[in-house]
Background: Transfer RNA from a Deltaproteobacteria bacterium, 84 nucleotides, folded computationally. The prediction has a mean pLDDT of 81.

RNA sequence: GCCGAGGUGGCGGAACUGGCAGACGCAGAGGACUCAAAAUCCUCCGCCCGCAAGGGCUUAGGGGUUCGAUUCCCCUCCUCGGCA
Numbered sequence: 001g002c003c004g005a006g007g008u009g010g011c012g013g014a015a016c017u018g019g020c021a022g023a024c025g026c027a028g029a030g031g032a033c034u035c036a037a038a039a040u041c042c043u044c045c046g047c048c049c050g051c052a053a054g055g056g057c058u059u060a061g062g063g064g065u066u067c068g069a070u071u072c073c074c075c076u077c078c079u080c081g082g083c084a
Stems, first nucleotide, its partner, number of pairs: 001083007010026003019067001028044005046057004060076005
């Protein structure tokens, strides 16, 4: 240099013919149970603004197509594999 696979909350990891982003698990917080703890069960758990109600943003970064993009197209960055 060429080809291929991939990049999603703190971590792992889903979402596939374009239609609520973050299912599920781990970690974390609060509560129940217990004399106390462990285990178990329940609830919450991306970021920003806001007293709240609520609003805005967010799938590596940027742009495009579309009513609508994690998904399709283009460019860039990074990781892994193959070829030279």
Its Rfam family is "tRNA". From the family's description: Transfer RNA (tRNA) molecules are approximately 80 nucleotides in length. Rfam classes the family as a transfer RNA.
The source organism's lineage runs through Bacteria, Pseudomonadati, Myxococcota and Myxococcia.